[in-house]
This is a predicted structure of a 1516-nucleotide RNA (small-subunit ribosomal RNA) from a Thermoproteota archaeon. It matches the Rfam family "Archaeal small subunit ribosomal RNA". Its mean pLDDT, the model's own confidence on a scale to 100, is 81. The RNAcentral record of the sequence draws on ENA and SILVA.

RNA sequence: AUACCGGUUGAACCUGCCGGACCGCGAUGCUGGCGGGCUCAGCUUAAGACAUGCAAGCCGAACGCCGCGCGAUCCCGCGGCGUGGCGGACGGCUCAGUAACACGUCGCCAACCGAACCUCGGGAGGAGGAUAACCCCGGGAAACUGGGCUCAAUCCUCCAUAGGUGCGGAAUGGUGGAACCCCUCCGCACCGAAAGGGGACAAAGGGGCGCCUUUGUCCCGCCCGAGGACGGGGCGGCGGCCCAUUAGGUUGUAGGCGGGGUAACGGCCCGCCUAGCCGAUGAUGGGUACGGGCCGUGUAAGCGGGGGCCCGGAGAAGGCCACUGAGACAAGGGGCCUAGGCCUACGGGCUGCAGCAGUCGGGAGCCCUCCGCAAUGCGGGAAACCGCGACGGGGUGAGCCCGCGUGCCUCCCGAGAGGGAGGCUUUUCCCGACUGUAAACAGGUCGGGGAAUAAGGGGAGGGUAAGGCUGGUGCCAGCCGCCGCGGUAAAACCAGCUCCCCGAGUGUCGCGGUUAUUGCUGGGCCUAAAGGGUCCGUAGCCGGGUCUGCAUGACCGUGGUGAAAGCCCGGCUCUUAAGGUCGGGACGGCCACGGUUACUGCAGACCUAGGGACCGGGAGAGGCCGGAGGUACUUCCGGGCUAGGGGUGAAAUCCUAACCCCGGAAGGACCAACGGUGGCGAAAGCGUCCGGCCAGAACGGCUCCGACGGUGAGGGACGAAAGCCGGGGGAGCGAACCGGAUUAGAUACCCGGGUAGUCCCGGCUGUAAACGAUGCCCGCUAGGUGUGGCAACGCCUAAGUGGCGUUGCCGCGCCAGAAGGGAAGCCGUUAAGCGGGCCGCCGUGGGAGUACGGCCGCAAGGCUGAAACUGAAAGGUUUAGGCGGGGGUCGACUACAAUGCGUGGAGCCUGUUGCUUAAUUGGAUUCAACGCCCGGAACCUCACCGGGGGCGACAGCUCAAUGAUGGCCCCGCUAAAUACGGUGCCGGAGUAGCUGAGAGGUGGUGCACGGCCGUCGUCAGCUCGUGCUGUGAGGUGUCUGCUUAAGUGCAGCAACGAGCGAGACCCGCGCCCCUACUUGCCUCCGAGAUCCUCUCGGGUCUCGGGGAACAGUAGGGGGACUGCCGGCGACAAGCCGGAGGAAGGAGCGGACGACGGCAGGUCAGUGUGCCCCGAAUCCCCCGGGCUGCACACGGGCUACAGGGGGCCGGUCAGACCGUUCCAACCCCGAGAGGGGGAGGUAAUCGGUAAACCGGCUCGUGGUUGGAAUCGGCGGCUGCAACUCGCCGCCGUGAACAUGGAAUGCAUAGUAACCGCGUGUCACCAGCGCGCGGUGAAUACGUCCCUCGGCCUUGCACUCACUGCCCGCCGCCGCACCCGACUGGCCUCUCCCUGAAGCCUGCUCCGGUGGAAGCACCUAGUGUGUUUCUACUGGGGCGGGUCGAAGGUAGAGGCUGGGAGGGGGCGUAAGGCGAAACAAGGUGCCCGUACCGGAAGGUGCGGGCGGAUCACCUCCU
Repeated sequence: AUACCGGUUGAACCUGCCGGACCGCGAUGCUGGCGGGCUCAGCUUAAGACAUGCAAGCCGAACGCCGCGCGAUCCCGCGGCGUGGCGGACGGCUCAGUAACACGUCGCCAACCGAACCUCGGGAGGAGGAUAACCCCGGGAAACUGGGCUCAAUCCUCCAUAGGUGCGGAAUGGUGGAACCCCUCCGCACCGAAAGGGGACAAAGGGGCGCCUUUGUCCCGCCCGAGGACGGGGCGGCGGCCCAUUAGGUUGUAGGCGGGGUAACGGCCCGCCUAGCCGAUGAUGGGUACGGGCCGUGUAAGCGGGGGCCCGGAGAAGGCCACUGAGACAAGGGGCCUAGGCCUACGGGCUGCAGCAGUCGGGAGCCCUCCGCAAUGCGGGAAACCGCGACGGGGUGAGCCCGCGUGCCUCCCGAGAGGGAGGCUUUUCCCGACUGUAAACAGGUCGGGGAAUAAGGGGAGGGUAAGGCUGGUGCCAGCCGCCGCGGUAAAACCAGCUCCCCGAGUGUCGCGGUUAUUGCUGGGCCUAAAGGGUCCGUAGCCGGGUCUGCAUGACCGUGGUGAAAGCCCGGCUCUUAAGGUCGGGACGGCCACGGUUACUGCAGACCUAGGGACCGGGAGAGGCCGGAGGUACUUCCGGGCUAGGGGUGAAAUCCUAACCCCGGAAGGACCAACGGUGGCGAAAGCGUCCGGCCAGAACGGCUCCGACGGUGAGGGACGAAAGCCGGGGGAGCGAACCGGAUUAGAUACCCGGGUAGUCCCGGCUGUAAACGAUGCCCGCUAGGUGUGGCAACGCCUAAGUGGCGUUGCCGCGCCAGAAGGGAAGCCGUUAAGCGGGCCGCCGUGGGAGUACGGCCGCAAGGCUGAAACUGAAAGGUUUAGGCGGGGGUCGACUACAAUGCGUGGAGCCUGUUGCUUAAUUGGAUUCAACGCCCGGAACCUCACCGGGGGCGACAGCUCAAUGAUGGCCCCGCUAAAUACGGUGCCGGAGUAGCUGAGAGGUGGUGCACGGCCGUCGUCAGCUCGUGCUGUGAGGUGUCUGCUUAAGUGCAGCAACGAGCGAGACCCGCGCCCCUACUUGCCUCCGAGAUCCUCUCGGGUCUCGGGGAACAGUAGGGGGACUGCCGGCGACAAGCCGGAGGAAGGAGCGGACGACGGCAGGUCAGUGUGCCCCGAAUCCCCCGGGCUGCACACGGGCUACAGGGGGCCGGUCAGACCGUUCCAACCCCGAGAGGGGGAGGUAAUCGGUAAACCGGCUCGUGGUUGGAAUCGGCGGCUGCAACUCGCCGCCGUGAACAUGGAAUGCAUAGUAACCGCGUGUCACCAGCGCGCGGUGAAUACGUCCCUCGGCCUUGCACUCACUGCCCGCCGCCGCACCCGACUGGCCUCUCCCUGAAGCCUGCUCCGGUGGAAGCACCUAGUGUGUUUCUACUGGGGCGGGUCGAAGGUAGAGGCUGGGAGGGGGCGUAAGGCGAAACAAGGUGCCCGUACCGGAAGGUGCGGGCGGAUCACCUCCU
């Protein structure tokens, strides 16, 4: 600052809500130094109730009386009681009521009033009367009250005059829009004033002289009239809340005439008459609420608020009423009713803080029972003055705003934080003085003292500023506005430290704002929430062209108003500021007058481009009615034929003279092909043919009308399927239902039956994914192409209502279509683009289209349509993955197929589970644990169990020269002991008793790690740079075709290149060449030994010499590249075949393992963080265990025999190993083995190959197969073979006769068979790793099973199908709905009773005046009394009216309780199923109907928001 940030996802964009930052108000937690300012503070809940004190009096210059002062009838002063006057209608408080002329604003009163004040004019003559106080006498508990007496007045009454009012008249006149008004005069009628009082001064007179009277001046008063000022009353226009789940309201109601009443108009009230009046522009009803100036926020529009101050209104415990008065219906006056409280002698009384203070109560929540009338102001008064809880001050409170402080410098210590010392300053603080003030307080000024007296709150994972610090905790305790933290290394909990923000404050909670999430400014509705199912049409809103007039809106000018405060600007002033004050502006508004006429509106006249009418020929499943036809189907009849038919994945139920064929009849429903992103209709919808009736649209027509139009709230009509009522009909199909299958079950999917219904007529219902999920109308904005209809023109013509083409109009489609739009998908002249008009609808998800109410319906149900509560998302469209009981394509002997040999059965070996045990240490657990940890453990190993023993660097403390640790002899303890305990001796300085801290740990964590390994993966993938593309995630490249073992290559392509992988490079083997030559090779020569032979000669060995041809060894090089030929392929890459070659198309075998995933495995190989043990979880020793055995599994060995067994004889390796070793050879032994021992540190010496071959034998049998098991006797290794080694010999001779389901490996020198070496190792190989010997079978091939790669598709999955997710049932919690009944409150209606008041009648008692009579004497304007009369006061009784209040009955509304019933929501790991998401395994969904534990199933109609394959059509 016109602002954003966090949260839905793996990611992205959008929609949308939730939350955060900010400001204001109230309360509250912690903390708290000072001052100033403020119109701050019981507003919110209880307009609840109130103890006590105070808040309205004053006047002696209106009057009477009493008292006091030295107090005396004077004077003066003071006080009291009362009469009188003015004021108690103001001020102060509160906001209950009120949706109203209550308020605001502007007008009006020709319909009004006014005490006190001002101005002007005029006036005050006469007469009379009462009464309070006081005094006397009564009643009463009290409150209070009755009677009598009396000199008063500015008290009261009467007469008069002035005057006023009404009516009538006259005549000029005045104001005004208008006379009914005003002025003047006359007449009549009625009403009808005054206080000549008080004071001061002066003068005069009288006198009983204390006073009285008169006159004058001045002042205060009195009366009448007029005007003003100010205040009030009344009327009107306009303005400002919510609910339509309140739609009709109203009987004094609307108006008139006459009257009453009022200051005054009025239906305000009454009598009569008329029947009106108000209402979707929201009447009536309900809810809420004092209104405004203003206040908060915001750029503003707006939204929210209305406490204080000011203006207005209303109220005074709840209601009603009048009196007095200028003013009240008055409340610090009265009466009555109601409720409450108090007193009481029970008879009766008193009372009203929403004034100030204060109390109780309620509540989250709000102060002192203060001072003063000094100021301001009000009342009274001539004034002095008196009074004032108004007000001015103080007190309390962080309530708000503003200002300020909590120090500064130097040195020392310290790593720093900080501490210490010294100095400086003094706001604040403390002390004092002056000032200040009504008095104080505060403040101000001065002086003194002294850094002294003064910092917290919240936060530190993100948003959001500040920790990757330490300790504790261990999904606990807790935090969190939202997202989210916590399950042993927590930057998130609790603390410490450090840091951040603000700062005398700072956090929290609630409300507002933030929100363009209500959109006027300024939003949306295809798919996110949102277009009404469709049309007609009322009100309303909107409306083509030209001219004229008016001037409604609009615009301009002028005047009035818009109170002050507040706001803005400026000046001045408190030290500054806040604040105060002065001036200006604004106050967005309203009213009046004048003007303008383009636009809008109104009126008039005209026009034809909108719209309508008419005419023409044609198109069409448009509607209704009637008639006709057709095939199929079912049933029946007749005939023919015979054993099946039917149905399914396979079956079964079912039917059988069936099925099938032919002929005939009946019945109901339907209308194939044509048929088409063809047509028609408003939508729903419409399909054989013919006829009748009705309706609409398009095209064409220089015909007619002349804006007649658009939309459309309410309203009306139409409205698929299902469903309902009545009546028909019923062939097929077919909810429900019944069977048969399937299945764990199968209330389904499949099959056999089958009722409503489907059909027709009449009536109702009124809903659908009633969809283009896209309202209707109009205009504008590139095209291309197809199709239906019409017209014009051209060409052709078989001349047809024909064909082709061009153009125009109308309709229906499409485009890898411009611009433009959109979140994107997409839309794009048939808009979702750009504009205009009108209507409908939306504002987070769930609860819920539910509840309640209303309307409609026969019902089912429809329309309208909430809330409590609950969640942080729900959602749209993309993108990358993963997945699919989706598709395509490719690959693989840990895939299939083909083949070979095995495993699974037996015995044994070995590993594992389990069990057992003192211990049977631990790890590994699908592939990818299980002869695995090279792990073949007798002790050791060793980690386990039992028993015994040992060990603490270093520091502090303790002990120690009264002798530590240690050494020696002996004794005890013990299984044993050098340990431990004890005696003695030696010796001479340290010391394990305590606390910490270490060494060590196969103790824990492979979910803290490094390293190494396994596996996906014998796979061919994984990425980058630049460019391009998309808002973005991302895509492209990496795709497509061909090809390859391969992302191997070739070609195409908005890509072009590159990297890691593949390949190549490396090693071994196979062919050739070169080099080298001992210990190996050759054996040419010589010598010797020995053997064979008749001889020739030969073999073997040794020595010496020679050689490098062969073999070998080990170093180097060559060779193979699809190079050549043919074919295929695009002439490419490459593939197939062939030649040559030792070898071919990667020659064979190895080594080599991309980016990454699996929290895969290993803390027990080692390393290593953290945690733990630390005198034992460390170290040593002995013994035991790891070998235990009912079982189960894996891997092996040996077998089951004749391809064999046994015996005898014979032939041939490679690799590797060897000095505490290999050992020739000799001797001993039956053998294992023993005793000697040359040679060998190794091409030198040593280490038996076996299968195989030859011969003999066995003869199909649990054997001469097979070897387990057990017994005996020996041997070897080793400290030691009992548990628990190996070997030899003799004896014993078990299971086993080819192995169920299932399953493993293997494609050539391979499998299979055979042995050898080696690792481990003192001894022990059935194991691992190597080595050679003998040496097969099969592979057409494929993607069916499993796994994997690529492309594509769907998705509600993304810890990714071991995913997600629905309903019912069970447990717990919460709010809600219904609910018999029950409690409370309010309103209305009818009726009854009915206080006060008002009007009135009678009666009684008074007062005053008058008249008359009588009586009296004081003889009068006399007194008394009686009667009458006028006025007047009071009491009693009655009537009328009004009516508070009470009661009865009824209706309605609100609210509390409530047995029980109902669904809803929430709640880590309950039960049942598996409905949805991938074709979710029966595509899903909508409406409806029936059915079912439940999700749900099925029928009918509808939608595509369905996957997949194929076909047709259309578009490019």